Description:
The RNA shown here (Bacterial RNase P class A) has 348 nucleotides.
RNA sequence: UUAGUCAGACAAAUGGCCGCGCCGUUUCAGACGAAAGGGAAAUGGUGAGGAAAGUCCGGGCUUCACAGGGCAGGAUGCCGGAUAACGUCCGGUAGGGGCAACCCUCAAGCUAGUGCAACAGAAAUAAACCGCCAUGAAUAUGGUAAGGGUGGAAAGGUAAGGUAAGAGCUUACCGCCUGGCUGGUAACAGACAGGGCAUAUGUAAACCUCAUCCGAAGCAAGACCGAAACGAAAACGAUAAAUUGGCCCGAUUUGUUUUCAGGUGGGUCGCUGGAGCUUGCUGGCAACAGUAAGUCGAGAUAGAUGGCCAUUCAACGACAGAACCCGGCUUAUCGGCUGGCUAAACAU
Numbered sequence: 001u002u003a004g005u006c007a008g009a010c011a012a013a014u015g016g017c018c019g020c021g022c023c024g025u026u027u028c029a030g031a032c033g034a035a036a037g038g039g040a041a042a043u044g045g046u047g048a049g050g051a052a053a054g055u056c057c058g059g060g061c062u063u064c065a066c067a068g069g070g071c072a073g074g075a076u077g078c079c080g081g082a083u084a085a086c087g088u089c090c091g092g093u094a095g096g097g098g099c100a101a102c103c104c105u106c107a108a109g110c111u112a113g114u115g116c117a118a119c120a121g122a123a124a125u126a127a128a129c130c131g132c133c134a135u136g137a138a139u140a141u142g143g144u145a146a147g148g149g150u151g152g153a154a155a156g157g158u159a160a161g162g163u164a165a166g167a168g169c170u171u172a173c174c175g176c177c178u179g180g181c182u183g184g185u186a187a188c189a190g191a192c193a194g195g196g197c198a199u200a201u202g203u204a205a206a207c208c209u210c211a212u213c214c215g216a217a218g219c220a221a222g223a224c225c226g227a228a229a230c231g232a233a234a235a236c237g238a239u240a241a242a243u244u245g246g247c248c249c250g251a252u253u254u255g256u257u258u259u260c261a262g263g264u265g266g267g268u269c270g271c272u273g274g275a276g277c278u279u280g281c282u283g284g285c286a287a288c289a290g291u292a293a294g295u296c297g298a299g300a301u302a303g304a305u306g307g308c309c310a311u312u313c314a315a316c317g318a319c320a321g322a323a324c325c326c327g328g329c330u331u332a333u334c335g336g337c338u339g340g341c342u343a344a345a346c347a348u
Stems, first nucleotide, its partner, number of pairs: 001344008010335001012312007020047009032037001049319001053330002056328005061218004073214005078092005093107001094105004108209002113207002115203003129148002131144005156174006175197001176195004181190003222269004231260006240254005276295008313317001
């Protein structure tokens, strides 16, 4: 320098004007409301994301349920660790890809049982179509899984011995299984001994088996205050009270007050200070944990976060908009920036 690989941070910038939500201060109005609360103006502060998204996992929180145990159902599935928890993350093991850095894996069990396996092929879990060998006159009988053919798969592979021809039939090496040994927390690895291997092919994202975990619904959860409506009780009242435009008569009606209950309209809380963020130090390979200092960064309820102008640039700037809050995963995404590592070429 080129090519690659793994991480990190950013997500146009600055200024002006107008507008909107929330918070503080000051002033005004006290005309709305039973109250709580609410209104107007000025001024200051603050106002989306790396995914706020999909709602796919996990947790907090809330209400309901719940002695304990089991069945059913669901989820997860190599080992160890992290964590509030997880299907996430970190480190390792095994297998695979890449020259390498590095990346990928839905990775328990089909030597418990059951099921399924198109077509082709003689035969699909059980074997003789061709071939080979023996006997025989023979189109016949027997032996044979080396070779051919079919297939994704045909009873471990290669070589030698052996044989009538063959065959783990025998031997060596590789593979597989069993056993203890050594190393490792473990997955697993290594070497050793034994078994010829009937464990007989694949499939568990087929039933199933084994192990671990799981109560349900969600902030429109839910808690509180409380006009109204439907009610209950007590007291007073027919010599009473209310209405009949002010008074009397007359007429008509049966209430009035208090307390409790109730919970509509409305209001308050939940609501954002939290498994928080930033920086440093300590422990750890790491995920992460601990600790010190600093810091507060939207909180609406028909739901704000917008528009215009000027200048600049990498020049029309992507994907996209909070609604209880966190940890993840997945998906979308213009563009440039920073750092580690790898390979090749060149220079010193």

It was read from a public genome assembly, where an Rfam model found it. Rfam family: Bacterial RNase P class A. It is annotated as a ribozyme.